SAM riboswitch aptamer (S box leader), 94 nucleotides, folded computationally. Its mean pLDDT, the model's own confidence on a scale to 100, is 86.
RNA sequence: UUCUUAUCAAGAGAGACUGAGGGACAGGCCCUAUGAAGUCCGGCAACCUGCUAUGCAAGGUGCUAAAUCCUGCGGUAUAACCGAAAGAUGAGUU
Numbered sequence: 001u002u003c004u005u006a007u008c009a010a011g012a013g014a015g016a017c018u019g020a021g022g023g024a025c026a027g028g029c030c031c032u033a034u035g036a037a038g039u040c041c042g043g044c045a046a047c048c049u050g051c052u053a054u055g056c057a058a059g060g061u062g063c064u065a066a067a068u069c070c071u072g073c074g075g076u077a078u079a080a081c082c083g084a085a086a087g088a089u090g091a092g093u094u
Base pairs, nucleotide, nucleotide: 003092004091005090006089007088008087013041015040016039017038021031022030023029025072026071027070028069042064043063044062047060048059049058050056051055068086073083074082075081076080
């Protein structure tokens, strides 16, 4: 990198360093010097491993504004709902 599969409406700091961007993409709409991204610490969760196992949270990931922030393609009974695609993460696979 390819493919398969599960999940994506819950949850998580008023900490330290640093200092301008960030929310995948496009269009929106937002967040941000009352501090973005990043690093550290803390936390959440329970996919894999582990264990004294309807559980625990030690190890490997992941996550820690807004539904995956909304829409993006199709359908319906169209302020909405359902499904798909795309994306993200885990596990497996190539």